[in-house]
Order: sequence, then structure tokens, then C1' cells
RNA sequence: GGGCCCUUAGCUCAGUUGGUAGAGCGCCGGUUUUGCACUCCGGAGGUCAGCGGUUCAACUCCGCUAGGGUCCA
Repeated sequence: GGGCCCUUAGCUCAGUUGGUAGAGCGCCGGUUUUGCACUCCGGAGGUCAGCGGUUCAACUCCGCUAGGGUCCA
């Protein structure tokens, strides 16, 4: 320098052909206990890496940029 893959909640990851963004763990409150933990109930938390394009509508499609992984030279 070139090819391919990845980037979504604090962490690990889903998101089935474009149509309201989710789970587990963690966090907060309640329940329970003499107390803690566990259980159960509820809640908060997201610029879907960034910019631009296509579309009535984009996490999803296209282009560029950034970061990471891998292969080739």
C1' cells in the first nucleotide's frame, strides 16, 4: 500500500429482505431478612463510531473518514 470483517446501553452481544432500538450481567428503588446476599416487582440508562448520499421512512442500502482485527505484498 491492497483485500476482507467488526464498531449498537457501563460490560458481553442480539436486531430474520428498510417501517416505534432489545436481552443477559451491572446500576437505582421497592419486596424479603435481625442484617447482608439470593428471590420477586419496578425503573433509569443509546448522537446505533463520524460525515454525506438514496428513500415517504435508514442500526439496516451506497460513498468517504476514523478506530480495531485478519490476510497478502
Transfer RNA from a Candidatus Kaiserbacteria bacterium, 73 nucleotides, folded computationally.
The sequence was found in a public genome assembly.